A computed fold for a 1450-nucleotide RNA from an uncultured bacterium, annotated as small-subunit ribosomal RNA.
[in-house]
RNA sequence: AGGGUUUGAUCAUGGCUCAGAACGUACGCUGGCGGCACGCCUAACACAUGCAAGUCGAACGAAGUAGCAAUACUUAGUGGCAGACGGGUGAGUAACAUGUGGGUAUCUGCCCUUUGGCCUGGAAUAACACGAGGAAACUUGUGCUAAUACCGGAUAAGUCUUUACGGAGAAAGCUUUAUGCACCAUUGGAUGAGCCCGCACUUGAUUAGUUAGUUGGUAGGGUAAUGGCCUACCAAGACUGUGAUCAAUAGCUGAUUUGAGAGGAUGAUCAGCCACAUUGGGACUGAGACACGGCCCAAACUCCUACGGGAGGCAGCAGUGGGGAAUCUUGCACAAUGGAGGAAACUCUGAUGCAGCGAUGCCGCGUGAGUGAAGAAGGCCCUUGGGUUGUAAAGCUCUUUCGUCGGGGAAGAAAAUGACUGUACCCGAAUAAGAAGGUCCGGCUAACUUCGUGCCAGCAGCCGCGGUAAUACGAAGGGACCUAGCGUAGUUCGGUAUUACUGGGCUUAAAGAGUUCGUAGGUGGUUGAAAAAGUUGAUGGUGAAAUCCCAAGGCUCAACCUUGGAACUGCCAUCAAAACUUUUUAGCUAGAGUGUGAUAGAGGAAAGUGGAAUUUCUAGUGUAGAGGUGAAAUUCGUAGAUAUUAGAAAGAACAUCAAAAGCGAAGGCAACUUUCUGGAUCAUUACUGACACUGAGGAACGAAAGCAUGGGUAGCGAAGAGGAUUAGAUACCCUCGUAGUCCAUGCCGUAAACGAUGUGUGCUAGACGUUGGAAACUUAGUUUUCAGUGUCGCAGCGAAAGCAUUAAGCACACCGCCCUGGGGAGUACGACCGCAAGGUUAAAACUCAAAGGAAUUGACGGGGGCCCGCACAAGCGGUGGAUUAUGUGGAUUAAUUCGAUGCAACGCGAAGAACCUUACCUGGCCUUGACAUGUACCGAAUUUAGCAGAGAUGCUUUAGUGCUCGUAAGAGAACGGUAACACAGGUGCUGCAUGGCUGUCGUCAGCUCGUGUCGUGAGAUGUUGGGUUAAGUCCCGCAACGAGCGCAACCCUUGCCAUUAAUUGCCAUCAUUUAGUUGGGCACUUUAAUGGGACUGCCGGUGACAAACCGGAGGAAGGUGGGGAUGACGUCAAGUCCUCAUGGCCCUUAUGGCCAGGGCUUCACACGUAAUACAAUGGACGGUACAGAGGGACGCCAACCCGCGAGGGGGAGCCAAUCCCAGAAAGCCGUUCGUAGUCCGGAUUGUUGUCUGCAACUCGACAACAUGAAGUCGGAAUCGCUAGUAAUCGCGGAUCAGAAUGUCGCGGUGAAUACGUUCCCGGGCCUUGUACACACCGCCCGUCACACCAUGGGAGUGGGUUUUACCAGAAGUAGUUAGUCUGACCGCAAGGGGGACGAUUACCACGGUAGGAUUCAUGACUGGGGUGAAGUCGUAACAAGGUAACCGUA
Repeated sequence: AGGGUUUGAUCAUGGCUCAGAACGUACGCUGGCGGCACGCCUAACACAUGCAAGUCGAACGAAGUAGCAAUACUUAGUGGCAGACGGGUGAGUAACAUGUGGGUAUCUGCCCUUUGGCCUGGAAUAACACGAGGAAACUUGUGCUAAUACCGGAUAAGUCUUUACGGAGAAAGCUUUAUGCACCAUUGGAUGAGCCCGCACUUGAUUAGUUAGUUGGUAGGGUAAUGGCCUACCAAGACUGUGAUCAAUAGCUGAUUUGAGAGGAUGAUCAGCCACAUUGGGACUGAGACACGGCCCAAACUCCUACGGGAGGCAGCAGUGGGGAAUCUUGCACAAUGGAGGAAACUCUGAUGCAGCGAUGCCGCGUGAGUGAAGAAGGCCCUUGGGUUGUAAAGCUCUUUCGUCGGGGAAGAAAAUGACUGUACCCGAAUAAGAAGGUCCGGCUAACUUCGUGCCAGCAGCCGCGGUAAUACGAAGGGACCUAGCGUAGUUCGGUAUUACUGGGCUUAAAGAGUUCGUAGGUGGUUGAAAAAGUUGAUGGUGAAAUCCCAAGGCUCAACCUUGGAACUGCCAUCAAAACUUUUUAGCUAGAGUGUGAUAGAGGAAAGUGGAAUUUCUAGUGUAGAGGUGAAAUUCGUAGAUAUUAGAAAGAACAUCAAAAGCGAAGGCAACUUUCUGGAUCAUUACUGACACUGAGGAACGAAAGCAUGGGUAGCGAAGAGGAUUAGAUACCCUCGUAGUCCAUGCCGUAAACGAUGUGUGCUAGACGUUGGAAACUUAGUUUUCAGUGUCGCAGCGAAAGCAUUAAGCACACCGCCCUGGGGAGUACGACCGCAAGGUUAAAACUCAAAGGAAUUGACGGGGGCCCGCACAAGCGGUGGAUUAUGUGGAUUAAUUCGAUGCAACGCGAAGAACCUUACCUGGCCUUGACAUGUACCGAAUUUAGCAGAGAUGCUUUAGUGCUCGUAAGAGAACGGUAACACAGGUGCUGCAUGGCUGUCGUCAGCUCGUGUCGUGAGAUGUUGGGUUAAGUCCCGCAACGAGCGCAACCCUUGCCAUUAAUUGCCAUCAUUUAGUUGGGCACUUUAAUGGGACUGCCGGUGACAAACCGGAGGAAGGUGGGGAUGACGUCAAGUCCUCAUGGCCCUUAUGGCCAGGGCUUCACACGUAAUACAAUGGACGGUACAGAGGGACGCCAACCCGCGAGGGGGAGCCAAUCCCAGAAAGCCGUUCGUAGUCCGGAUUGUUGUCUGCAACUCGACAACAUGAAGUCGGAAUCGCUAGUAAUCGCGGAUCAGAAUGUCGCGGUGAAUACGUUCCCGGGCCUUGUACACACCGCCCGUCACACCAUGGGAGUGGGUUUUACCAGAAGUAGUUAGUCUGACCGCAAGGGGGACGAUUACCACGGUAGGAUUCAUGACUGGGGUGAAGUCGUAACAAGGUAACCGUA
């Protein structure tokens, strides 16, 4: 410090997510030791048991114990001090609770200090004794007694109080006799506490008004003390947009954690403050409490009970139950530190010091070290060679930390006293011995292979992985990281500049309110003077300690601890300065405004006027149509329409001028005239003197639609009706037509109310238009200037598109909005507004990992432009109808083997299924196999015959001993057989694992690269443009310059010529023959080799003088001469695992191999491709002419003979320019048929044959005779072809025993038409739009149906909180009273004073009744929303999306 994720790719926006740190943690797996910390975050839930606050006999009496006694000790009680500290918890509290800094009208036991005292009387009472009541707790009567308990009197330096004269008010002793400890009053302090104030201190406005003791005053009361703290009276105030009140949440802080910081989150342990002690209320005592281990009352709960009544409060330490993901021992000791009491000894102390449990955290240590290659074994992988685990292990040598055993043994303690503890630490001994796991390995992110699985099981933080070759699941091997831990889950900060103070934005990504005015607020020109609030500096106080940081020191180190320093960025006080802001004051004129003189304008309101058009009505002319449309129909018209002429009426809108024009704040404003009226601009520079800018709330205006009332209604026209279109058509089109549109008045308050751009001010190159003014001059124009309004453009900005003096540039001021991913949703609820429709404000649950912007390359468009092609058109002939052949689908079957399926499958693989082929089916057989290699053994190989069987096969049987080496024994090679195992074999699967080959776009003209340049980038440029071409062919231009694969050419063939050669070819001349037959010849033809020839080369025209095109000449051939081969980058997961090859999987007495028979040849049907026809341009018969290219030895087969014929016999020739196949046919010359199902057509069927072949039944071809079907030119639709082509005619080959109407070739005869590119199809280039990129066979919207989820409404129902009114009134305090009782004082007494109880009044807790508010949960039914597999219906949007889309409204 960044990374992943939206896209085909890019930039930017924007969310989601990861890597880091931390934790009072929890869970999973694992677990050796020690030190230091920490340990109920949940139920402020309930608590058994024990302990946690007592002490003092030097205050007092009494009792008891010991003692002979003096006396000592113990203690219930009276009395004193302490139980307000220490310890716990965080429920409440949004508050002067806390933090910080100030203030004072106050108190303060024990402690220190000052001064002065401590005199004199009295009456009781517990204990105790004797009784009484009660289950108990406890209560009570009578009698006795003491005090430092209680009460008088005296005194009063201080003190308090007052009308300042005066008045009031105190004490206590004990004893060990001390400079003792207490006591009373008092001074000052210290400590602690009370009260008041400034500032800081969570969220919500879908909480906007709150308050009657409320705010203030006077008087009084009360308190330690101020104060409405309380009471009476008076006044009507007080708080609030700088957020009152209400609601929700919450103890606050030092600090902790994170962060670069600013900030954010948190408030465990430690420390300060506050609050609380089962819930609520109350006071008492006291220096201090409204009191955790005190009291009273009420309530809930628990326990005891004799039922009458009592007792209790762990949020103290342990511990229990419960809750929960989760949090410890019913330990030891007062040895230390501290606390209470005491004169002290001492007692008490779950404060505290220690120990125990827990990897909960931090820190430290260990689980060994060295050597060791046969690179062991085993595991895993493997290309079978090896690699890896791996110096790792074993082995050898060494060490002993921790742990174990044995021995010694501190400090903590100042005299004594040690819980911890025989602890820390030290010494010795033995043995490598007792001590390693967890997670991860697709990218982010360090680390890879094999097997299993097969969208299953599963993984996943995000992207995503898994559908038979998974580095992503599970396992193994290996590796990476951390380590007594490692992962997971949760939370916080960070990354995230993703709430932006530091440090963000608002044209199009989310985001400028529709506009203006204006209140509060914020900001504010210029020159002086004063002040000193802000500001700056200095000094002082405070900012607790701990923490963080720095330094030093102590535990062996560290964590940890100790000491010192710095810091704590804050607050307060004092002094100083006066630049800036502020305040006050005095001025100025540049901002702003006023005045004066002019100007332009659809600015606004009202009244009046006008003409054109439309419709209707009246009248005339006139006759059969008119309207309307893509085409029609509804409709109007013979009752006279449309058309036309004249007249009349009505309402609405204002052509031309007219424009990037003008005006207005925006919405908006358009005939003309008048009246009223707002603003702007220019000029002059007279006046005022900062009067300004912005503007939360607020107010006004605000298109269209809509609403209300009353008018009006020509045209247009939601709804509605009808006609069309359509699968449907509640639409688009047509004919009608109501609201409405118009006017007046009142509402509504929204629009894509847009420049998607808030207002104001200043600054920053220009160019060209235009509107309104002004000035100058060289005057009919040019320049300058002010105010508007446009286009282009520099700098700059911007993600880019673009903006650019009218900014989206550079700055300032103020406001609004976004608060910040998409959806849910501008929705729900609430509130306000509205007659309603609805508007404004405005969420959440849930869900996704994207949604969105700009630009790029493609693809696509029922977008545009240019161009090409038998693409259309112009023609010729077909297919589709018939019969047959053949292929396919379907059906059938034991099997009908398999593949090919739009073009680009379907006479295709198959250039040829009777057996074989053959892969299929049935049946019979074989199992190292029909075939290959290896091992061992036997035999040469080979061969004859018989039997069984459908055959495969099985059982017998005959002949035969070979070749090489070696003297021999024997060995070897080839071949055959047997045995066992490695293996063979598979037309089994996957063409979506592949190679190779092939099809198609397409023989279309395209596809790319290097360098340079442009762009942030994807990319662009080049390759676009102007011409031209069959062509990215060539030329010109150009930020491009070059190059490659394609095009063309080179190759073959054909067309002309020449040279060479001359048999089997040819024959002009000479001879010869029936015959180029023979001699002869090689001129010609021909054959087959080599050359030539054609290149826009020449001429004219057009064109930019180019490329090129047009025409012409010559030429056999002319602009690529014709034809062929040749197929760029790529597309279609195109086809083929059944040609071949091949990964993986599968079968192995079978999915392999052999054999016989059957099937691939089936047949209601459908489609493709062909053959033959339907006839006279023809059929039949007779005669007759002319090819080319091929093939031939298991072959072609002549002559001749036989047969009607297929064919048979026969045998010559030919290994082929020699012989044969082999008669070419159409054609030509004759004859006949006469338009008919025929002398057309030949299917089908019967009979008889021929040929091939082991074999023609299923299932061959051919022949003869007989038979003689459909068919009379073919619906919608559709195919081929542009010249030696179509059409037509025959011939040959391959395959092949036989079996073509198929296919591949060959020649003969031989046309028609092309105006042209509007349209259909396909393609190329440029451009445009796009929400497509699996790329239009794309994307995508809504209803309905089903499942699930959250949510709104809902008759209501059940809780919580709060409030108003009323009832009620325990305990307590205060007041009143005088019923009862009464020791101290007064009084001789009666009695009084004082007190207690009782009664009562006021206040008030619990409780009750009624009504509101608010919130949570739940609810039949219901509304929309979201998510789900390939459901249903349509096709709304994206292209002109097929009616441009969108916004508001009905």
Background: Its Rfam family is "Bacterial small subunit ribosomal RNA". Rfam links the family to the GO terms structural constituent of ribosome and ribosome.